[in-house]
Formats: sequence, structure tokens, C1' cells
RNA sequence: GCCCUGCUAGCUCAGUUGGUAGAGCAUAAGACUCUUAAUCUCAUGGUGGUGGGUUCAGGCCCCAUGUUGGGCA
Repeated sequence: GCCCUGCUAGCUCAGUUGGUAGAGCAUAAGACUCUUAAUCUCAUGGUGGUGGGUUCAGGCCCCAUGUUGGGCA
């Protein structure tokens, strides 16, 4: 230098013909318990790496760019 891959909640990740974003863990509250832990219930939390474009509508399509990992030279 070229090619491929990942980037979504605090962390690990899911999300198919584009249709309005989820799980587990964690955190907070409650129940239970003498207390803690465990267990159960409930809740909070996202401008989707960044900036544009297309579209009624973009996590998904297009362009540019940053970054992680890998391959080729």
C1' cells in the first nucleotide's frame, strides 16, 4: 500500500428481504432472611464509531473518514 472483519446499554453480545432497538451480566429498589449471600419481582439505562447522502422511514443501503483484529505484498 491492497483486501476482509468488528464498532449497538456500564460489560459481553443479538437484531435478514429497510418499519421505529433487545437479551444475559452488572446497577438501583422491593420481597424473602436475625444479617449478608443466594433466589424471586420490578425498574433505570442507547442521538447505533464519526460526518454526510438516499428514503415516508436507516442499526441495516450508498459515500467519506476514524479505530480493533486478521490476511496479502

Overview
Predicted 3D model of a 73-nucleotide RNA (transfer RNA) from Erinaceus europaeus. The source organism's lineage runs through Eukaryota, Gnathostomata, Amniota, Boreoeutheria and Erinaceus. Its Rfam family is "tRNA". Rfam links the family to the GO term triplet codon-amino acid adaptor activity. The sequence is in RNAcentral, with records from Rfam.